This is a predicted structure of a 74-nucleotide RNA (transfer RNA) from Rhizophlyctis rosea. The coordinates come from a structure-prediction model, not an experiment, and the mean pLDDT is 80. Lineage of the source: Eukaryota > Fungi > chytridiomyceta > Rhizophlyctidales > Rhizophlyctis. Its Rfam family is "tRNA". By type it is a transfer RNA.
[in-house]
RNA sequence: GGCCCCUUAGCGUAGUGGAUUAACGCGUCAGACUUCUAAUCUGAAGAUCCUGGGUUCGACCCCCAGAGGGGUCG
Repeated sequence: GGCCCCUUAGCGUAGUGGAUUAACGCGUCAGACUUCUAAUCUGAAGAUCCUGGGUUCGACCCCCAGAGGGGUCG
């Protein structure tokens, strides 16, 4: 340098034949329970879906460019 794949809450992942309120687990915070903690239960907060542009009535999803990471070929 060529080709392929990945990037979504603090962490790990789902979702992607375009429209549902972007979901789940762990974690965090609050409450219940408990003599106190842990465990358990209930609730809450937390995401501009890597960046910019384009297509579209409408984009996490399609297209282009870029950034970061991984694999492979030379």